[in-house]
RNA sequence: CCGUAGCUCAGCAGGAUAGAGCGAUCGCCUCCUAAGCGAUAGGCCGUGGGUUCGAAUCCCGCCGGG
Repeated sequence: CCGUAGCUCAGCAGGAUAGAGCGAUCGCCUCCUAAGCGAUAGGCCGUGGGUUCGAAUCCCGCCGGG
């Protein structure tokens, strides 16, 4: 310094049901595959506390990585 979806990451001067790309699944298209297009599923944010009306976001401990 970092830890948010299977992977790579955004969101971090607190506030609306947590997002993108890739990947996966299904469908469209095609003689078939790929490509392209559409849809769906998937995380309650490392973990335990604290502050607050409200925490992924602030504070502390711990765990893991650099």
Source information: Predicted 3D model of a 66-nucleotide RNA (transfer RNA) from a bovine gut metagenome. The coordinates come from a structure-prediction model, not an experiment, and the mean pLDDT is 81.